[in-house]
């Protein structure tokens, strides 16, 4: 260099051919229970969907460039 995977929440992922509210377990807060802690059971918070640009009525999901990651390979 060249191929192939991947990049979504703090982590760990998911999102079935583009259709509208972007989610799930852990984790973090607040409660609820206990003398307390911890398990449990409620509710919350947290996301430029890696950047940008294009197709479209509509993009995480196509299509181009770039940028980082892992593997394989010269």
């Nucleotide at each position: 260099g060249g191929c192939a995977g991947g990049g979504u929440a703090g982590c760990u992922c998911a999102g079935c051919u583009g259709g509208u509210u972007a989610g799930a377990g852990c984790g973090c807060c607040g409660u609820c229970u206990u003398c307390a802690u911890a398990a449990g059971g409620c509710g919350g918070a947290a996301g430029u969907c890696g950047g940008g640009a294009g197709u479209u009525c509509a993009a995480g999901u196509c299509u181009c460039c770039c940028c980082c990651c892992u593997g394989c390979u010269a």